[in-house]
RNA sequence: AGAGUUUGAUCCUGGCUCAGGACGAACGCUGGCGGCGUGCUUAAUACAUGCAAGUCAAGGAGAACGGAAAUCUUCGGAAUUCCUAGUAAACUGGCGAACGGGUGAGUAACACGUAGGUAAUCUACCUUCAGGACAGGGAUAACCUUGCUAACGCGGGGCUAAUACCCGAUAACAUUCUUUUGUCGCAUGGCAUGAGAAUCAAAGCUGUCCCGACUUGUCGGGAUAUCACCUGAAGAUGAACCUGCGUCCCAUUAGCUAGUUGGUAAGGUAACGGCUUACCAAGGCAACGAUGGGUAGCCGGCCUGAGAGGGUGCUCGGCCACACUGGGACUGAGAUACGGCCCAGACUCCUACGGGAGGCAGCAGUAAGGAAUAUUGCGCAAUGGGCGAAAGCCUGACGCAGCAACGCCGCGUGGAUGAUGAAGCUCUAAGGAGUGUAAAGUCCUGUUAGAAGGGAAGAAUGACCUAGAUACGAAUAGGAUUUAGGUUUGACGGUACCUUCAGAGAAAGCCCCGGCUAACUCCGUGCCAGCAGCCGCGGUAAUACGGGGGGGGCUAGCGUUGUCCGGAAUCAUUGGGCGUAAAGGGCGCGUAGGCGGAAUGAUAAGUUAGAGGUGAAAACUAUAAGCUUAACUUGUAGCCUGCCUUUAAAACUGUCAUUCUUGAGUAUGGAAGAGGGAAGUGGAAUUCCUGGUGUAGCGGUGAAAUGCGUAGAUAUCAGGAAGAACACCGGUAGCGAAGGCGACUUCCUGGUCCAUAACUGACGCUGAUGCGCGAAAGCGUGGGGAGCAAACAGGAUUAGAUACCCUGGUAGUCCACGCUGUAAACGAUGGGCACUAGGUGUUGGUCCCGUUCCAACGGGAUCGGUGCCGCAGCUAACGCAUUAAGUGCCCCGCCUGGGGAGUACGAUCGCAAGGUUGAAACUCAAAGGAAUUGACGGGGGCCCGCACAAGCGGUGGAGCAUGUGGUUUAAUUCGAUGCAGCGCGAAGAACCUUACCUGGGCUUGAAGUGCAGUCGCAAUCCCGAGAAAUCGGGACCUCCUUCGGGACGGCUGUAGAGGUGCUGCAUGGCUGUCGUCAGCUCGUGCCGUGAGGUGUUGGGUUAAGCCCCGCAACGAGCGCAACCCUUGCCCUUAGUUGCCAUCAGAUAAUGCUGGGCACUCUAGGGGGACUGCCCCGAAUAACGGGGAGGAAGGUGGGGAUGACGUCAAGUCCUCAUGGCCCUUACGUCCAGGGCUACACACGUGCUACAAUGGUCGGUACAGAGAGCGGCGAAGGGGUGACCUGGAGCUAAUCUCCUAAAGCCGGUCGUAGUCCGGAUUGGGGUCUGCAACUCGACUCCGUGAAGUCGGAAUCGCUAGUAAUCGCGAAUCAGCAUUGUCGCGGUGAAUACGUUCCCGGGCCUCGUACACACCGCCCGUCACACCAUGGGAGUUGGCUGCACCAGAAGCCGGUAGCUUAAC
Repeated sequence: AGAGUUUGAUCCUGGCUCAGGACGAACGCUGGCGGCGUGCUUAAUACAUGCAAGUCAAGGAGAACGGAAAUCUUCGGAAUUCCUAGUAAACUGGCGAACGGGUGAGUAACACGUAGGUAAUCUACCUUCAGGACAGGGAUAACCUUGCUAACGCGGGGCUAAUACCCGAUAACAUUCUUUUGUCGCAUGGCAUGAGAAUCAAAGCUGUCCCGACUUGUCGGGAUAUCACCUGAAGAUGAACCUGCGUCCCAUUAGCUAGUUGGUAAGGUAACGGCUUACCAAGGCAACGAUGGGUAGCCGGCCUGAGAGGGUGCUCGGCCACACUGGGACUGAGAUACGGCCCAGACUCCUACGGGAGGCAGCAGUAAGGAAUAUUGCGCAAUGGGCGAAAGCCUGACGCAGCAACGCCGCGUGGAUGAUGAAGCUCUAAGGAGUGUAAAGUCCUGUUAGAAGGGAAGAAUGACCUAGAUACGAAUAGGAUUUAGGUUUGACGGUACCUUCAGAGAAAGCCCCGGCUAACUCCGUGCCAGCAGCCGCGGUAAUACGGGGGGGGCUAGCGUUGUCCGGAAUCAUUGGGCGUAAAGGGCGCGUAGGCGGAAUGAUAAGUUAGAGGUGAAAACUAUAAGCUUAACUUGUAGCCUGCCUUUAAAACUGUCAUUCUUGAGUAUGGAAGAGGGAAGUGGAAUUCCUGGUGUAGCGGUGAAAUGCGUAGAUAUCAGGAAGAACACCGGUAGCGAAGGCGACUUCCUGGUCCAUAACUGACGCUGAUGCGCGAAAGCGUGGGGAGCAAACAGGAUUAGAUACCCUGGUAGUCCACGCUGUAAACGAUGGGCACUAGGUGUUGGUCCCGUUCCAACGGGAUCGGUGCCGCAGCUAACGCAUUAAGUGCCCCGCCUGGGGAGUACGAUCGCAAGGUUGAAACUCAAAGGAAUUGACGGGGGCCCGCACAAGCGGUGGAGCAUGUGGUUUAAUUCGAUGCAGCGCGAAGAACCUUACCUGGGCUUGAAGUGCAGUCGCAAUCCCGAGAAAUCGGGACCUCCUUCGGGACGGCUGUAGAGGUGCUGCAUGGCUGUCGUCAGCUCGUGCCGUGAGGUGUUGGGUUAAGCCCCGCAACGAGCGCAACCCUUGCCCUUAGUUGCCAUCAGAUAAUGCUGGGCACUCUAGGGGGACUGCCCCGAAUAACGGGGAGGAAGGUGGGGAUGACGUCAAGUCCUCAUGGCCCUUACGUCCAGGGCUACACACGUGCUACAAUGGUCGGUACAGAGAGCGGCGAAGGGGUGACCUGGAGCUAAUCUCCUAAAGCCGGUCGUAGUCCGGAUUGGGGUCUGCAACUCGACUCCGUGAAGUCGGAAUCGCUAGUAAUCGCGAAUCAGCAUUGUCGCGGUGAAUACGUUCCCGGGCCUCGUACACACCGCCCGUCACACCAUGGGAGUUGGCUGCACCAGAAGCCGGUAGCUUAAC
């Protein structure tokens, strides 16, 4: 210090989430030791039991247990005296109990904090000073006696004391009143002093010594000493009251207040005061937030943060409040009293039912609540407190111990060495790698725990003993004070600590490993189980689930949950924003408030500086010290950022005073304008009415219909009526604050601009609340109503059409008055002032120049308005840019994720409609802005393609063939499924193939490889069983050798084979498709924050991103084209198996022969075509049009060739291959069956429906291929398939091999036919081990549907379509129909690009990006969640009014009593 998450990607806005720190914590797993801390956050719920406040030389009375002595004794015991003991317990009295300890319910307040005030106060004990303490009195507890009561307790009678109580005396410096003088102060007044009057006190006890008296243990006197008592003054301490400032949320709480605010008088208090009462006045508080509601003890501090801040108030410390709940007083120096009292209430307990008792928010502890919080411990040794003269007693304050990893801190669980890198486990490419020096082993050490021994500090006082000193005193009695020495006192605790002993022995876990975020693999699982802080993982190869191995982090802990701060500049003072992301009020006037021009002087509130006081301690920071260290504790210093007082300064702000003119305003003179209001006037148009002319339609639409019209419309002419709106001018022209304003004239009226520089002299800007204006629609009352027109009606459209279109039509639109108060009320841009390059229009003034008779006009300058372009700058970008969204200042309004929602409730306004103000629960991880690239559009532009159109021929109807779906089946193996599956894989399923089914077999296997062992076998033949595989028996007995063995084969064993089993969504390779479409990219440069753009866009042109020109681009690559093959022309070379012009020979005839290579042809090499030439067009280009020549002309025809990529396209069954699965089977062998099924549906074909034909006869002309397990001639046989035969041919030689359509001639005559051939009966041929399921062919017979095919749909632009035959692959056989080739005959049409389909380029829009087969809205149905309403019911808090009213206090009156109280 940041990171993840919105998108295909980008920048921004913006929320959500994470990494850090902390905790009085809790939960899960785990757990060795010690130190120091901390420990009911919930029920201020209820409490059993014990303890937590007593103490005392004042007073009177006064035991017992026990012990001792002697006496009596019935030996059991009894009584007496002494000690116990003036003790215990109780009582009177004094002091304390108001401290200490607990809790945080209440309290938003002078409660707290801080700084002050009291001239308005009190203060027991303590200290100092001054003075005093005289003389009397009567009671009452305890006690005795007696009564009532269950108890608590209460009474009657009698006795007695005091430091209890009371009267009197004395008294002032005390208090009150009157009064003198001085002095001081911020007002009231204070202090000191003098005089007078009145009023108020007291208590003694004890120790020691001395003296006296007597009743001999009491009394009296004196001395001394401590304590106690009274009065007054002062101090200290504590308390009380008052004030400034600070101190949470809600305005959906806006008004509150009658003792209320003030005064006078009185009362009351320690004291001021409406604190209380009477009277008088009518005030007081509040937007700077009163009142009301909610929440909360406040602070020092603590946590966090760079800080400013935010959160918090446990422990420790200060203050406050409370003590079962509410009220009340008493006592007292102090309480309205936690362990006191009274009353009421709730609850608990006791009860004899009459009545009583109680208060753990003290320490332990119990129950309950809760996620959750400890021992019914030890001790007063220390510190502190109460009483006491003291000893001492009391002290759950406190000191300690116990429990809890709750926190912080420290230590340990061993150290060194140790490789053959052991074993185990995990992974693996099978070689190895990892765990890992880790372990074992060897050598050591000894912390902690364990055992044994020693053993503290914390202790100072006090008391006692010894020896001195000092004052009092007559005293060398006496006591008191004090110095030195000694003795005595420890809960913790035999603890800390130290020493010794033995021994590596007893001591490691938790979380995480997809990114954020350090750390990776295997297996299991298969959108299941599960994970998850956010994004998100999991649907068969999960680094994200669970386990293993390994790794990372922290460590006696580690994670999780919760909460707070941080990150979050995400409430922004430091430190944000508002054109489009959330956000400028619709506009003005203006109140409070905020801010405010120039000069001089004064002041000192703000401001700044110095000094002083305070800011408690602790905490924090620095430093030092003490515990072995640290935590912890202590010393010193800093800090405590604040407040108060005081001194000084005077720049700035404020205030006061005096000036100024530039801000603002006034005046004078001009100017423009749909600015506003009222009254009047005008013409065009529309509709209606009247009349004329006139006749059949009008009107309306995409097309129609409803409608109007023969009762005379529309059209046209004339006249009249009515209402509304004002064409042209008219213009990013004008005016107005905005809404808004448009014929003309008049009247009234607001604002603005320019010029002049006469006047005022800061009079200004903004503006919460408030007031006013405010389009359209709407509302109220009354008018008006031509046109238009919600609603409504009808007609159309449509699947429907509550719409768009048409015909009608009412509110309304118009006027007057009143209401409403909202709009995309927009420039989505609040107002004011100042500053910051320009250019170019336009509008209103003024000035100057030119021109002109004047005007108009042109140019320049300046002020005001209104547009466009554009620099700097700003902006996320788009864009803004002197009319700012730039740079600054001032003021106002508004925003803080999306949805819920501008909704609900409340309040307020309104006649209503509704407006204004304006949430939450719940839910999501986004919502959003701008720009980019694509894709898409029933958007646009340009262009292409048998895409349409123009043609030719088909499919869809029939029969058959073939494939598919479906169905069926033991099986009908599997795959392919829009184009781009369906005569597809399959260039050929009877067995085989074959993967499927049924049945029979085999298990290292049918085939292959390695190793080990064993045999010397094998192959082959024969017989038997069997469907065969196979099994059994028999015959037969290999080769080489260095004699070890080897080759080859069988068997056994082991590694391993095998799988057409799954996953084409794990893959390679191959293929299809867009598409032979013209595209797809890169380097460098440039532009942009960036995605990205540019190049590749533009103007032409092309089949083409082909080429030319232009251009912040310049180049390049993959594609296009060309290079390749074939075909078309020519030349050349070479002539056998090809050819035969010439020459010769032979034949019935034929290149048959000699010969030849001219021609054809064959197959090698060349040439040829390049817009090269001419004309025209085009931009002098590219290129296009026409022509010549040429076999061929503008890529000549055809082929091969398929860019970046798309479709998770197809294929694991061609092959290869990861993973998974099977292993006497999902492998393998065999037989039979199936893949050939058949109600049906579809695709692709063949043959047809006939005369451009069928049939019969005759006759002509190809090309390209194939052939030795082959093609197979001649000849012969058969009607034929075919058989026989075997010549020739490894092929320009021989064979397949007669091409067919065609041509010539005959016949048929429009018919289910001499068309068509399905189906079917019979007989045959061929292949093959075998034609039943299930082959092809042949002959005879049979002779179905079909007479040109609905909607729809396919192919084709020339040697093409159409039509005709031929060949080949596969193959034993099987294709007249499939596929791939070959040649023969051989057309028609294209105006053109509007439309359908597909595609290319540019552009616009987009909320799409899985990309329009997208995205997405609402209702309904079902389930779930949250919230609201709901007849009501119930609880809490609070306000107002009224009724009843306890204790208590105050007052009054009466009775009784006393010397008095």
Record summary
A computed fold for a 1461-nucleotide RNA from a metagenome, annotated as small-subunit ribosomal RNA. The coordinates come from a structure-prediction model, not an experiment, and the mean pLDDT is 81.